[in-house]
RNA sequence: ACAUCCCGUGCGGGAGAGCCCGGACCCCGGUCCGGCGCCGAAGGAGCAAAUCCUCCCCGGAACCUCUCAGGCACCCAGGACCGCACGGGACAG
Numbered sequence: 001a002c003a004u005c006c007c008g009u010g011c012g013g014g015a016g017a018g019c020c021c022g023g024a025c026c027c028c029g030g031u032c033c034g035g036c037g038c039c040g041a042a043g044g045a046g047c048a049a050a051u052c053c054u055c056c057c058c059g060g061a062a063c064c065u066c067u068c069a070g071g072c073a074c075c076c077a078g079g080a081c082c083g084c085a086c087g088g089g090a091c092a093g
Stems, first nucleotide, its partner, number of pairs: 002093001004090010018036001020035006037072003043068001044066003051059001
C1' cells in the first nucleotide's frame, strides 16, 4: 500500500396500503379529530433446523410471523435493502 469485514456520513435508487364514513376548520385546493378498514421494508416482539455420543436446558435468522409503534390521495418526511464516495475501526496474506 492492497483484499475483506463492521460502524458512521454524504449522494443516487427505493415498495406497500381508503382520502371510506361522521364532525370541526377552511384560502373551497385542502387540514385536523374520531370510527372502521388496510400496509409492512424504520424501530419493537416471536420462533425452526443445524448446533461434540444420548437426553434436557440455554442460545439459535429473516424482506417469515405479529402489528405495539409507524404508515395508507399528491407533496414533504420516513424507509429495510442496493450502488458510489469519504472518514473511523478490526484484520488474514
RNAcentral holds the sequence, with entries from Rfam and Ribocentre. Predicted 3D model of a 93-nucleotide RNA (Glycine riboswitch aptamer) from Kutzneria sp. Taxonomically the source falls in Kutzneria (Bacteria, Bacillati, Actinomycetota, Pseudonocardiales). The coordinates come from a structure-prediction model, not an experiment, and the mean pLDDT is 77. The same sequence occurs in records of 2 taxa. The model forms 90% of the base pairs in the Rfam consensus.